[in-house]
RNA sequence: CGGGGUGUGGUGUAAUGGUAGCAUACCGCCUUCGGGAGGCGGCAGCCCGAGUUCGAAUCUCGGCAUCCCGA
Numbered sequence: 001c002g003g004g005g006u007g008u009g010g011u012g013u014a015a016u017g018g019u020a021g022c023a024u025a026c027c028g029c030c031u032u033c034g035g036g037a038g039g040c041g042g043c044a045g046c047c048c049g050a051g052u053u054c055g056a057a058u059c060u061c062g063g064c065a066u067c068c069c070g071a
Stems, first nucleotide, its partner, number of pairs: 001070007010024004018054001026042005047063005
C1' cells in the first nucleotide's frame, strides 16, 4: 500500500427490512442463624456519520477500531 472478516448492555452471544432477545455479572426481595445454591423482580446495549426506504442492528457509501491474507 492492496484485499477480506468482525464491531450489539460490564462481559459473552443471537436477531430474513417490521416490539432489540438470551446467558452471565450487578441491584432489590424471598429463602438461611449467616453465607452459598435456588426462586421472583429490576437496571443496562445496536462503533461513528451520511444515504436509500413508510420503516435500518440489518441494505449502500465514507470514517474509526480490531483481526486475517498478500505485497
Model confidence (mean pLDDT): 81 of 100.
The RNA shown here (transfer RNA) has 71 nucleotides and comes from a Candidatus Parcubacteria bacterium.
It matches the Rfam family "tRNA". The family's RNA type in Rfam is transfer RNA.
The sequence is in RNAcentral, with records from ENA.
NCBI's taxonomy places the organism under Bacteria, Bacteria candidate phyla, Candidatus Parcubacteria.